[in-house]
Context: one part of a larger RNA
């Protein structure tokens, strides 16, 4: 740069980042069911015994292998939890000198304008209803001041 001004919103395009999503990958700590090493514990011990104790004659106490049984690391497996990736496709949102439709607000912006709600409509919005003046314009009333 002062109405040939401002300035809204959809729609088109580019680019950031968010978000929702069938479903897929993984992480974590847990639960359910199966399986079960080693190992303490009970139990059982017909095989077996040097050291201990009683007998001293095999033996007996009593100990061990052994076998059962509770617990249980590990793995299996099975529906959930909870957190990250990713993720057709989908929503809006921020930004981009010169795109597209339309003119919604600034002036009484041309139907004043805003809030709140409800319906409506490519959009900016329309309309009903209730408020609200941060509304011009004319006019009346009341105050104050010259």
């Nucleotide at each position: 740069c002062a109405c040939c001004g401002c300035c809204c919103g959809u729609c088109a395009c580019a680019u950031c980042a968010c978000g929702g999503a069938a479903g897929u990958c993984g992480g974590u700590a847990a639960c359910g069911c199966c399986c079960g090493a080693a190992g303490u514990c009970a139990g059982u011990g017909g095989c077996c015994c040097a050291a201990c104790c009683c007998u001293u004659g095999u033996g007996g106490g009593g100990g061990g292998a052994g076998c059962u049984g509770c617990c249980u690391a590990a793995g299996g497996u099975g529906g959930g939890a909870u957190c990250g990736g990713u993720g057709a496709c989908u929503g809006g949102g921020a930004u981009g000198a010169a795109g597209u439709c339309g003119u919604a607000a600034c002036a009484a912006g041309g139907u004043a304008g805003c809030c709140g709600u409800a319906c409506g409509g490519g959009a900016a919005c329309g309309u009903g209803c209730g408020g609200c003046u941060g509304g011009a314009u004319c006019a009346c009333c009341u105050c104050c001041u010259u």